The prediction has a mean pLDDT of 87. A computed fold for a 346-nucleotide part of an RNA from a seawater metagenome, annotated as small-subunit ribosomal RNA, central domain.

Context: one part of a larger RNA
């Protein structure tokens, strides 16, 4: 419990696809199923109402209406939804020719630093910090050069950029593959929108086998610091960090703003594209952003990428804590992950 909300007070599903369902563009024409209308038949009687009469009045009671807002049939209308038949092209879609991109998915490959091995050179430090010590070094280190490996990220370009549904995408190259933009308007003819379940994608850490292991670095050792210091700072350092396969399925998955379509001043940047053309400038369609108007907001701020008008459809919310916990059921190899309470309490 609503004629109320959901950027931040409680509330938008992590993102898509899509089933059921809801809801859906224009014209014509039937139809009458919803719709409206008349009529007829029921809706028991008491009671409420309304008038009016009966006991002195009132309670009361009587009598008569009204009401019973529904159901059933029936005769009609035919604007709206529906349905059923025909069209139409603006809404979706294909086309055809162009463009764009860290969009995916495999492979090859290249440079710089790391960092480890041999070699040379060279000698006493070297690193590390507020300071400092563990730590490494006369078995030649730090430093310099020369050679070799090894895994991982890929300076500059680079951007308030771009791509993708969203998590996410960055050296180069190639093969393969999804896409969006523009223009023409050539087809098709409402094929559309949303989307309970459902299925698919889904960053980190984590888990399973097998590989890899160069760097960083949980856990853990040591060395400072300190009253302690299970930290913060220093030397090491394993699992992880990568790569195949499978699995978990959760993040402040955020724009803390669910899709979709209409409509509502300008200014000013910038990415792709058309158009005219002189490179200026300037128009149109799609994006990224900045500031502002009307509106709107508790403000802050939002402001054609709406938090403004409205419409459809879905999810969600109803003091704080108990608690996202108990218990069931679900799915997980396990961690656990979805559903998801009450008692008491303030």
């Nucleotide at each position: 419990u609503u004629g109320g909300g959901u950027u931040u007070a409680a509330a938008g599903g992590g993102u898509g696809c899509g089933u059921a369902g809801g809801c859906g563009g224009g014209u014509u024409a039937u139809u009458a199923a919803g719709u409206c209308a008349g009529u007829g038949g029921u809706g028991a009687a008491a009671g409420c109402c309304u008038a009016u009469a009966g006991c002195u009045u009132a309670a009361c009671u009587a009598u008569a209406g009204a009401a019973u807002u529904g159901c059933c049939a029936u005769u009609g209308a035919a604007a709206c939804u529906g349905a059923u038949a025909a069209c139409c092209u603006u809404g979706a879609g294909u086309u055809u020719g162009g463009u764009c991109g860290a969009g995916g998915u495999a492979g090859a490959u290249g440079g710089a630093a790391u960092g480890u091995a041999u070699c040379a050179u060279g000698u006493a430090g070297c690193g590390g910090u507020g300071a400092a010590a563990u730590g490494c070094u006369u078995a030649g280190a730090u430093a310099u050069g020369a050679u070799a490996c090894a895994g991982a990220a890929c300076a500059c370009c680079g951007a308030u950029u771009g791509c993708g549904a969203a998590g996410g995408c960055a050296g180069u190259c190639u093969a393969c593959u999804a896409g969006g933009c523009c223009a023409a308007u050539a087809c098709u003819g409402a094929c559309g929108c949303u989307g309970a379940g459902g299925c698919a994608c889904g960053a980190a850490a984590g888990c399973a086998u097998g590989g890899g292991g160069a760097u960083c670095g949980a856990a853990c050792a040591g060395g400072a610091u300190u009253a302690g210091a299970u930290a913060c700072c220093c030397u090491g350092g394993u699992a992880g960090u990568c790569c195949a396969u499978g699995c978990u399925g959760u993040a402040a998955a955020c724009g803390a703003u669910g899709a979709a379509u209409a409509c509502u001043c300008g200014a000013u940047g910038u990415u792709g594209g058309c158009g005219a053309u002189a490179u200026a400038c300037u128009g149109u369609c799609a994006g990224c952003g900045u500031u502002c108007a009307a509106g709107c907001g508790a403000a802050a701020g939002c402001a054609u990428u709406a938090a403004g008008u409205a419409u459809u459809c879905c999810a969600c919310c109803u003091g704080g804590g108990g608690a996202g916990u108990a218990c069931g059921a679900u799915c997980g190899c396990a961690a656990g992950g979805u559903u998801g309470a009450a008692a008491c309490u303030c």